Predicted 3D model of a 351-nucleotide part of an RNA (small-subunit ribosomal RNA, central domain) from a metagenome. RNAcentral holds the full RNA, with entries from SILVA. Its mean pLDDT, the model's own confidence on a scale to 100, is 85. Rfam family: Bacterial small subunit ribosomal RNA. Its family is annotated with structural constituent of ribosome and ribosome in the Gene Ontology.
Context: one part of a larger RNA
C1' cells in the first nucleotide's frame, strides 16, 4: 500500500464547539478543468510477445510486425463531477403560538433527622457483637420532655418517568439563562454532513490558598476482639476528606464496553411530551399523527450470545481506531501539570 475488521474475540477519541480537508438536495443555461474519442508527434536500440531466416536441431543470432497501457498538442463529445450565472424547496435555518422538563447559574428559605450544648423526669445500666471486650455512665449516662446551636442531604411524590452533548442533574420560592419538542402559517434560499489539528466542558479521588467540620468511618491512625500470626475481615474510636470559595489536575467499567449524519426496510404490548379525532354528563377511555423511553418479534444480520425502524438489517459521507501473547501502556525524549501524575510512544528479549 491493497484488503479485512472495531457490542463481547485486538479495535469508537470521555463528550461538545469548530479551522482546513472531504462530501453535498433541485433545476435552466453556459464553460468544457476532470471524464470519454479521433488525429498528429513522441514514447532509443535491445529485452519480453507473434511471424520468418541463419548456425545438422537447441541455447545463441538475425529481419519484420506487434507492444511500449504513457505524455505533449489539436480537433470533438457534454451524461455525470467540478467552475460560473440565474431559479426553486423536499435539506437546514428564522418568526409566530402553545407544552413539558431533578438542563445551568445566583439569591433566598422550610421540614423531619443525627451530633452537641443548656435545663427538667429519671436510675444503673447503655452500646456493641457470632460471642465479647476497649468505649460511655452514679461528677448522673441510655431513655423521655422543652429550649438553642451548627452542618450535611433533602423521605413520601419516584415511575426501564423527565433532562442534558457527555459528566451528570431531585425539598420550595425568585432572578438570569440554554436547549428539545408539537401545530400551522410566512420567510431565507443549500446557508448543509463530518471534521487532522485547535479550543472548550469533563464523575470521584487528588493538589494549591483561604473559610467551613453535624453525620459518615470512608484512607491514614489508636485501642479491643479474632487468629499459631491478623500490619485484615468485625467492635470502640479517630484525623485528612467528603460542604463552600477561587485556581489547579482531565483521568474511569467517562459503557449501550455500540462515533457523528443521511435514507430505505413487517408487525405487537407498554410508557413519557404535543397534536387531531371519535364518543362519553363529567372523568376515565378507542382511533390516527409527532418527538422521546421501554419490552417482544418477521426478514435479514451474527462465530454464538444476541441485535431486530433509537439495528449489530439494507446503503452512503466524514472522522477516529485494530493488526498474536508477553515485554508495555512500560523505557527514552517531546508536551502539560505546584505534585501526584497525564498524553504521544517504542526496542531488545520471550512464547
Nucleotide at each position: 500500500c491493497u484488503g479485512g475488521g472495531c457490542g463481547u474475540a485486538a479495535a469508537g477519541c470521555g463528550c461538545g464547539c469548530g479551522u482546513a480537508g472531504g462530501c453535498g438536495g433541485u433545476u435552466u443555461g453556459u464553460u468544457a478543468a476532470g471524464u470519454c474519442g479521433g488525429a498528429u508527434g513522441u514514447g532509443a536500440a535491445a529485452g519480453c510477445c507473434c511471424c520468418g531466416g541463419g548456425c545438422u536441431c537447441a541455447a545463441c543470432c538475425u529481419g519484420g510486425g506487434a507492444a511500449c497501457u504513457g505524455c505533449a498538442u489539436u480537433c470533438g463529445a457534454u451524461a455525470c463531477u467540478g467552475g460560473c450565472a440565474g431559479g426553486c424547496u423536499a435539506g437546514a435555518g428564522u418568526a409566530u403560538g402553545g407544552u413539558a422538563g431533578a438542563g445551568g447559574g445566583a439569591a433566598g428559605u422550610g421540614g423531619a433527622a443525627u451530633u452537641c450544648c443548656g435545663g427538667g423526669u429519671g436510675u444503673a445500666g447503655c452500646g456493641g457483637u457470632g460471642a465479647a471486650a476497649u468505649g460511655c455512665g452514679u461528677a448522673g449516662a441510655u431513655a423521655u420532655c422543652c429550649g438553642g446551636a451548627g452542618g450535611a442531604a433533602c423521605a413520601u411524590c419516584a415511575g426501564u418517568g423527565g433532562c442534558g452533548a457527555a459528566g451528570g442533574c431531585g425539598g420550595c420560592u425568585u432572578c438570569c439563562u440554554g436547549g428539545a419538542c408539537c401545530a400551522a402559517u410566512a420567510c431565507u434560499g443549500a446557508c448543509g454532513c463530518u471534521g487532522a489539528g485547535g479550543u472548550g466542558c469533563g464523575a470521584a479521588a487528588g493538589c494549591g490558598u483561604g473559610g467551613g467540620g453535624a453525620g459518615c468511618a470512608a484512607a491514614a491512625c489508636a485501642g479491643g476482639a479474632u487468629u499459631a500470626g491478623a500490619u485484615a475481615c468485625c467492635c470502640u474510636g479517630g484525623u485528612a476528606g467528603u460542604c463552600c470559595a477561587c485556581g489547579c489536575c482531565g483521568u474511569a467499567a467517562a459503557c449501550g464496553a455500540u462515533g457523528a449524519g443521511a435514507a430505505c426496510u413487517a408487525g405487537a404490548c407498554g410508557u413519557u411530551g404535543g397534536g387531531u379525532u371519535c364518543a362519553u354528563u363529567u372523568a376515565a377511555g378507542g382511533g390516527c399523527u409527532u418527538a422521546g423511553u421501554g419490552u417482544c418479534g418477521c426478514a435479514g444480520c451474527u462465530a454464538a450470545c444476541g441485535c431486530g425502524c433509537g439495528a449489530a438489517g439494507u446503503u452512503c459521507u466524514c472522522c477516529g481506531c485494530c493488526u498474536g501473547g508477553g515485554g508495555a501502556g512500560u523505557a527514552c525524549g517531546g508536551c502539560c501539570g505546584c505534585a501526584a501524575g497525564g498524553u504521544u510512544a517504542a526496542a531488545a528479549c520471550u512464547c